A computed fold for a 77-nucleotide RNA from a Candidatus Freyarchaeota archaeon, annotated as transfer RNA. Its Rfam family is "tRNA". By type it is a transfer RNA. RNAcentral holds the sequence, with entries from ENA. Lineage of the source: Archaea > Promethearchaeati > Candidatus Freyarchaeota. Model confidence (mean pLDDT): 81 of 100.
RNA sequence: GGGCUGGUAGCUCAGCUAGGUAGAGCGCCGGGCUUUUAACCCGGCGGUCGCGGGUUCGAAUCCCGCCCAGCCCGCCA
Numbered sequence: 001g002g003g004c005u006g007g008u009a010g011c012u013c014a015g016c017u018a019g020g021u022a023g024a025g026c027g028c029c030g031g032g033c034u035u036u037u038a039a040c041c042c043g044g045c046g047g048u049c050g051c052g053g054g055u056u057c058g059a060a061u062c063c064c065g066c067c068c069a070g071c072c073c074g075c076c077a
Base pairs, nucleotide, nucleotide: 001073002072003071004070005069006068007067010026011025012024013023020057027045028044029043030042031041032040050066051065052064053063054062
């Protein structure tokens, strides 16, 4: 340098194929239960969807550029 995959909540990820209210589990906070803790139950907290631009009535999703991470190939040494 080329190719592929990934980047979404504090963490692990789904949603993208086929555009239409952003989700799950864990976590955190409050409460219940319990002698207490854990477990369990109820309620709540959660997001510039990596960044910028384009298309569209509407973009996490489609298009372009860039950044970051991983893997593979190539080049130099």